[in-house]
Context: one part of a larger RNA
């Protein structure tokens, strides 16, 4: 010096991206226990006290008296706690070998397909799964407990339905016509059948068309003026659109300007919390907003505790070093 371990004056997070790591808490008994809540919980909340041995009594629990030590769950093993917020309801699952999460799943919700030789899927097929099931069943999509809710737009795309008229492909159909020649004709020419070419009227699906449908894919404006201080605009005008973002939330896991502004917390706060709303670029099942409980989750604060630090010291063990 390296690794592991132990102890440390005073201070106690000043360390650091961050209390990472360490310390602290710890068993059992008694007392006591808040907000909030889905009344189950929260809760071991928090916060206190006790614990050895001897004698007596007692069924025991225990009570009374006495005794010793610095120390009595005498060693070991054995929750740190609280406050606030984001996300996800929860228990679960996941990147075997850098990610355990806010990702996946989930119960619940909803849309849609499927009447049974079901739909769907695997397979050239046979056949099989679905299912030895039968719409309270099965497949697919989205959402994701619970509570309150889920606004407007069907113009585009998709899906479903409709069929009166128009248009319309291949196919069916085969008219007319052209070329060819047996033949006719003095000739010009005409020209059967067949062959070749052309292919009309007619027949005919989907689509276009007409409706419905957004918990289908998706979308949800702009300019100008106006109130007796100012400011602002309940109000008015114009243009455009299929319709112009409702409730709720909002500098947010979303806010560029931005460390927005105000308030709280600190001596001091780009983080945090509560508000405001000027939402660059929230918004209602790619769900919106809340929410008790839960979380090796993320963020901020506090108490306790400490070698994280001020600032390092000493010790032990194994190496390192010397000899072999």
């Nucleotide at each position: 010096c390296u690794a592991u371990u132990g102890u440390u004056a005073a201070g106690g997070a000043a360390c650091u991206c961050g209390g990472c790591a360490a310390a602290a808490u710890a068993a059992c008994c008694c007392c006591g226990u808040a907000a909030c809540u889905u009344c189950g919980g929260g809760a071991g909340a928090a916060g206190g006290g006790g614990u050895g041995c001897c004698u007596g009594c007692g069924a025991a629990a225990g009570c009374a008296g006495g005794c010793c030590g610095c120390a009595g769950u005498g060693a070991a093993a054995a929750g740190g706690c609280c406050c606030a917020g984001g996300c996800g309801a929860c228990u679960g699952u996941u990147u075997a070998g850098c990610a355990a999460a806010a990702a996946c799943a989930c119960a619940g919700g909803u849309c849609u397909c499927u009447g049974c030789u079901a739909a769907a899927g695997c397979g050239a097929a046979a056949g099989c799964u679905g299912a030895a099931g039968u719409a309270u069943a099965g497949g697919g999509g989205c959402u994701g407990a619970c509570g309150c809710c889920u606004g407007c737009c069907c113009g585009g795309u998709g899906c479903u339905g409709g069929a009166a008229g128009g248009u319309u492909a291949a196919g069916g159909g085969g008219a007319c016509u052209g070329c060819u020649u047996a033949g006719a004709g003095c000739g010009a020419u005409c020209g059967a059948a067949g062959g070749c070419a052309u292919g009309a009227u007619c027949u005919u699906a989907a689509g276009c068309c007409c409706a419905g449908u957004a918990a289908a894919c998706g979308g949800c404006g702009g300019c100008c003026g106006u109130a007796a201080c100012u400011a602002u605009a309940a109000c008015g005008g114009c243009c455009c659109u299929a319709a112009g973002g409702u409730a709720g939330c909002g500098a947010a896991a979303u806010u560029c300007c931005u460390u927005g502004u105000c308030a709280g917390g600190u001596a001091a706060g780009u983080u945090c919390u509560g508000a405001c709303c000027c939402g660059c670029a929230c918004g209602a099942a790619a769900g919106g907003c809340g929410u008790a409980a839960c979380g090796a989750u993320c963020u901020g604060g506090g108490c306790g505790c400490u070698g994280u630090c001020u600032c390092a010291a000493c010790a032990a063990u194994a190496g390192a070093c010397u000899c072999g």